RNA backbone atom coordinates (compact mmCIF):
# COMPACT_ATOMS: atom_id res chain seq x y z
C1' N A 1 0.00 0.00 0.00
C1' N A 2 -3.21 -3.76 1.34
C1' N A 3 -6.09 -8.09 4.38
C1' N A 4 -9.96 -10.41 7.93
C1' N A 5 -13.95 -8.13 10.69
C1' N A 6 -20.14 -4.12 11.62
C1' N A 7 -16.03 -2.05 13.83
C1' N A 8 -15.99 4.05 10.40
C1' N A 9 -16.93 9.18 9.20
C1' N A 10 -18.04 14.40 11.26
C1' N A 11 -18.82 18.39 14.27
C1' N A 12 -18.61 20.96 19.04
C1' N A 13 -15.72 21.44 24.07
C1' N A 14 -11.49 20.13 27.55
C1' N A 15 -5.76 19.29 26.91
C1' N A 16 -2.48 19.72 23.62
C1' N A 17 3.31 19.50 19.40
C1' N A 18 -0.16 15.40 17.39
C1' N A 19 -4.90 11.32 12.89
C1' N A 20 -3.47 9.71 19.84
C1' N A 21 -6.24 10.93 25.09
C1' N A 22 -11.40 12.31 27.73
C1' N A 23 -16.48 13.79 27.08
C1' N A 24 -21.14 15.16 24.15
C1' N A 25 -23.41 15.05 19.82
C1' N A 26 -24.91 13.66 14.67
C1' N A 27 -24.90 10.55 10.55
C1' N A 28 -23.45 5.58 8.62
C1' N A 29 -22.41 0.50 9.55
C1' N A 30 -23.52 -4.10 12.65
C1' N A 31 -26.42 -7.22 17.14
C1' N A 32 -30.46 -8.43 20.10
C1' N A 33 -34.96 -8.38 22.25
C1' N A 34 -39.92 -7.88 21.30
C1' N A 35 -47.36 -9.17 18.69
C1' N A 36 -51.31 -10.56 15.57
C1' N A 37 -50.82 -14.38 11.91
C1' N A 38 -47.88 -18.59 11.05
C1' N A 39 -44.49 -22.26 13.18
C1' N A 40 -43.41 -26.06 16.78
C1' N A 41 -44.84 -30.18 20.85
C1' N A 42 -40.56 -29.70 23.43
C1' N A 43 -38.72 -28.81 28.44
C1' N A 44 -31.23 -31.17 33.40
C1' N A 45 -29.51 -35.74 28.08
C1' N A 46 -31.39 -27.90 29.96
C1' N A 47 -31.83 -23.67 26.49
C1' N A 48 -30.27 -19.34 23.58
C1' N A 49 -26.56 -15.84 21.04
C1' N A 50 -22.57 -12.93 18.27
C1' N A 51 -19.16 -15.80 14.54
C1' N A 52 -17.68 -19.04 8.00
C1' N A 53 -15.82 -21.57 12.02
C1' N A 54 -20.78 -27.08 11.42
C1' N A 55 -22.37 -32.38 11.03
C1' N A 56 -20.38 -37.73 9.55
C1' N A 57 -17.01 -41.74 9.64
C1' N A 58 -12.62 -44.04 11.36
C1' N A 59 -8.01 -44.62 13.96
C1' N A 60 -5.69 -44.01 18.67
C1' N A 61 -6.42 -42.55 23.24
C1' N A 62 -7.96 -41.81 30.66
C1' N A 63 -7.84 -36.61 28.57
C1' N A 64 -5.30 -34.48 24.70
C1' N A 65 -5.43 -35.86 19.34
C1' N A 66 -5.19 -37.67 13.71
C1' N A 67 -6.93 -38.89 9.36
C1' N A 68 -11.09 -38.81 5.64
C1' N A 69 -15.42 -37.19 3.47
C1' N A 70 -20.10 -33.61 2.74
C1' N A 71 -20.72 -28.40 3.76
C1' N A 72 -18.87 -23.43 5.06
C1' N A 73 -15.05 -19.12 4.78
C1' N A 74 -11.13 -16.52 3.16
C1' N A 75 -6.97 -14.83 -0.03
C1' N A 76 -4.18 -12.63 -5.22
C1' N A 77 -4.85 -11.23 -10.99
C1' N A 78 -3.46 -3.76 -7.73
C1' N A 79 -10.43 0.91 -9.57
C1' N A 80 -15.12 -2.07 -7.88
C1' N A 81 -18.56 -6.35 -8.33
C1' N A 82 -20.56 -11.31 -10.24
C1' N A 83 -18.94 -16.44 -11.85
C1' N A 84 -15.72 -20.77 -13.72
C1' N A 85 -11.21 -23.17 -13.65
C1' N A 86 -6.50 -24.29 -10.95
C1' N A 87 -3.35 -22.89 -6.05
C1' N A 88 -2.95 -21.62 -1.42
C1' N A 89 -5.37 -20.91 3.91
C1' N A 90 -9.36 -21.64 7.84
C1' N A 91 -13.43 -24.06 10.11
C1' N A 92 -11.65 -20.84 16.25
C1' N A 93 -12.89 -18.44 20.16
C1' N A 94 -16.19 -16.08 23.29
C1' N A 95 -21.01 -14.66 25.88
C1' N A 96 -26.08 -14.99 28.49
C1' N A 97 -27.62 -17.97 33.01
C1' N A 98 -32.86 -21.31 33.24
C1' N A 99 -34.71 -18.17 29.69
C1' N A 100 -35.61 -15.93 24.30
C1' N A 101 -39.10 -19.20 17.25
C1' N A 102 -41.15 -15.79 13.71
C1' N A 103 -42.62 -11.12 14.71
C1' N A 104 -45.26 -4.07 12.66
C1' N A 105 -44.92 -0.71 16.68
C1' N A 106 -41.38 -0.44 20.21
C1' N A 107 -37.20 -1.07 23.66
C1' N A 108 -31.05 -2.45 23.89
C1' N A 109 -26.49 -3.07 22.69
C1' N A 110 -21.65 -2.60 19.86
C1' N A 111 -18.52 0.09 16.13
C1' N A 112 -13.08 -3.79 18.68
C1' N A 113 -8.99 -7.16 17.95
C1' N A 114 -5.89 -9.27 14.31
C1' N A 115 -2.51 -9.28 10.35
C1' N A 116 2.29 -8.92 6.07
C1' N A 117 2.35 -11.32 0.93
C1' N A 118 4.93 -10.44 -3.58
C1' N A 119 1.74 -15.46 -6.03
C1' N A 120 -2.49 -18.18 -11.78
C1' N A 121 -6.31 -18.60 -16.38
C1' N A 122 -11.12 -17.28 -18.55
C1' N A 123 -15.74 -14.30 -19.31
C1' N A 124 -19.43 -10.37 -18.22
C1' N A 125 -20.86 -5.83 -15.75
C1' N A 126 -19.85 -0.53 -14.17
C1' N A 127 -17.14 3.38 -13.23
RNA sequence: CGCCGAAUCCACGGAGGACACCGUGGACCGGGGGACCCAUCAGUUGGGGCGAAUCUCGCCGCUUGCGAGAGGCGCAGGCUCUUUCAGCGCCAGCCCGUCAGCUAACCCCGGAGGCCGACGAAAGAGA